[in-house]
RNA sequence: CUCAUCGAGAGUGGUGGAGGGAUCGGCCCGACGAAACCCGGCAACCCGCACUGGCGGGUGCCAAUUCCGACUCGCUGCGGCGAGAGAGAUGAG
Numbered sequence: 001c002u003c004a005u006c007g008a009g010a011g012u013g014g015u016g017g018a019g020g021g022a023u024c025g026g027c028c029c030g031a032c033g034a035a036a037c038c039c040g041g042c043a044a045c046c047c048g049c050a051c052u053g054g055c056g057g058g059u060g061c062c063a064a065u066u067c068c069g070a071c072u073c074g075c076u077g078c079g080g081c082g083a084g085a086g087a088g089a090u091g092a093g
Base pairs, nucleotide, nucleotide: 001093002092003091004090005089006088011039013038014037015036019029020028021027023070024069025068026067040062041061042060044059045058046057047056048055049054066087071084072083073082074081075080
């Protein structure tokens, strides 16, 4: 850079100590302990084996629709609603 997916799923554990949810604006989570690491788990993509149904491996993931919105279009009772992009994340090349 390209393609695909992003509405589900995942601990009452240990270490650790104040932050975290990409950015910004909201709104949330956090000493009933954040991030990170270990154990555990989930099962998205890829590979191999096997074959009617699993197993192993490589990444990944384990609050909230990618938490919502951020630009465009349509509708609107002007509260908001819907669709498509953009940006982001993950996998493969």
Molecule: SAM riboswitch aptamer (S box leader)
Organism: soil metagenome